RNA sequence: CCUCAGUAGCUCAAUGGCGGAGCAACCGGCUGUUAACCGGUAGGUUGUUGGUUCGAGUCCAACCUGGGGAG
Numbered sequence: 001c002c003u004c005a006g007u008a009g010c011u012c013a014a015u016g017g018c019g020g021a022g023c024a025a026c027c028g029g030c031u032g033u034u035a036a037c038c039g040g041u042a043g044g045u046u047g048u049u050g051g052u053u054c055g056a057g058u059c060c061a062a063c064c065u066g067g068g069g070a071g
Base pairs, nucleotide, nucleotide: 001069002068003067004066005065006064009023010022011021012020017054025041026040027039028038029037047063048062049061050060051059
């Protein structure tokens, strides 16, 4: 310098139009108990700051962090 990524504790979704799932956590059911299984609840400043737009996780710019590459 080039490129990709950054969203819940973790792994990942989300056509510019209400931010979700699985696992984990918590509560309950099931049972002699635990595990497994079943149901539910909570959990988000979408890396930061600006810009575009009626509307931005999504588009644009700079910066930050990480992966890969070139030299």
Molecule: transfer RNA
Organism: Candidatus Gastranaerophilales bacterium